[in-house]
RNA sequence: AGUAGAGUAAAUAUUGCGCGUUAAGUGCUAUGAGAUGGGAUGUAGCUCAUAGACGAAGGCUAUCGCCGCGGUGCAAUAUUGCGUCCGCUGCU
Numbered sequence: 001a002g003u004a005g006a007g008u009a010a011a012u013a014u015u016g017c018g019c020g021u022u023a024a025g026u027g028c029u030a031u032g033a034g035a036u037g038g039g040a041u042g043u044a045g046c047u048c049a050u051a052g053a054c055g056a057a058g059g060c061u062a063u064c065g066c067c068g069c070g071g072u073g074c075a076a077u078a079u080u081g082c083g084u085c086c087g088c089u090g091c092u
Base pairs, nucleotide, nucleotide: 001092002091003090004089005088010080011079012078013077014076015075016074017073018072019070020069021068028052029051030050031049032048033047034046038086039085040084041083042082058067059066060065
């Protein structure tokens, strides 16, 4: 110098434990803030706050619980997974 590759945020699936079903959560919109391969930079992706609009599946029971439902939360596992520059690893 050439060439190949690894790794983020996070997503999906499965399992476990929860939460809600007296409607929180999820999803949508606007504004603001923040974190994002080892370094720098960055946003379409992610998170948070505030505001707005929308909006749901309960049933059974021996009263111990059970079966569901929710674009539900967390964890584990598997798979997938940085645009640019530099770095890192292998090969030449």